[in-house]
Molecule: transfer RNA
Organism: bacterium
C1' cells in the first nucleotide's frame, strides 16, 4: 500500500433499529466482639466526525487507535 476483523464502566463481556444488562473492582450501610465471608443501595460505560431514519451501541461513510494476512 491492498484485504479483513474488532473498539460497550477501572477490568472482563452480553447487546443485529425501540429505556444499554451482567461480572469483577470502588464507596456507603447491615450483619459480626474483630476480620473475612454475605446482605442492601450507589458510583462508573456505547474511540470519534458526518449521513440515514419518528427512532442507531446497532445499518452507510470517513477519521483516530488495536490485531490478523497478502506484497
Nucleotide at each position: 500500500g491492498c484485504g479483513c476483523c474488532c473498539g460497550u464502566a477501572g477490568u472482563c463481556u452480553a447487546g443485529u433499529g425501540g429505556u444499554a444488562g451482567g461480572a469483577c473492582u470502588u464507596u456507603a450501610c447491615c450483619u459480626u466482639g474483630c476480620c473475612a465471608a454475605g446482605g442492601u443501595a450507589a458510583a462508573a460505560g456505547c474511540g470519534u466526525g458526518g449521513g440515514u431514519u419518528c427512532a442507531a451501541a446497532u445499518c452507510c461513510c470517513g477519521c483516530c487507535g488495536g490485531g490478523c494476512g497478502c506484497a